RNA sequence: UACCUAUAAAGAGUGUGCGAGAGACAAGCUCAUUGACCACACAGCAACCUACCAAUGGCAAGGUGCUAAAGCUUGAAUGAUAGGAU
Numbered sequence: 001u002a003c004c005u006a007u008a009a010a011g012a013g014u015g016u017g018c019g020a021g022a023g024a025c026a027a028g029c030u031c032a033u034u035g036a037c038c039a040c041a042c043a044g045c046a047a048c049c050u051a052c053c054a055a056u057g058g059c060a061a062g063g064u065g066c067u068a069a070a071g072c073u074u075g076a077a078u079g080a081u082a083g084g085a086u
Base pairs, nucleotide, nucleotide: 001085003084004083005082006081007080013042014041015040016039017038021031022030023029025075026074027073028072043067044066045065048063049062050061052058053057
């Protein structure tokens, strides 16, 4: 920066700690003291990058990402984070 990709059409959770808000914004709706959100541990999902293989594919070792609800819905905005391009 009127650009591209992922988080984000699918999939996958338990425990411990903390203790009041959380789901980006607005409205709705939902989650939450029967402990949400967040952090950590372990487990799992996926297959973006690297590695590897018998390579239009496969694998899942390493690095990311993710594990309530279609990115929760709609709307507005064309946002946020990460990577790339110019």
This is a predicted structure of an 86-nucleotide RNA (SAM riboswitch aptamer (S box leader)) from Faecalitalea cylindroides. RNAcentral holds the sequence, with entries from Ribocentre. It matches the Rfam family "SAM riboswitch aptamer (S box leader)". From the family's description: The SAM riboswitch is found upstream of a number of genes which code for proteins involved in methionine or cysteine biosynthesis in Gram-positive bacteria. The SAM riboswitch acts at the level of transcription termination control. The predicted structure consists of a complex stem-loop region followed by a single stem loop terminator region. Gene Ontology term of the family: regulation of gene expression. Its mean pLDDT, the model's own confidence on a scale to 100, is 77.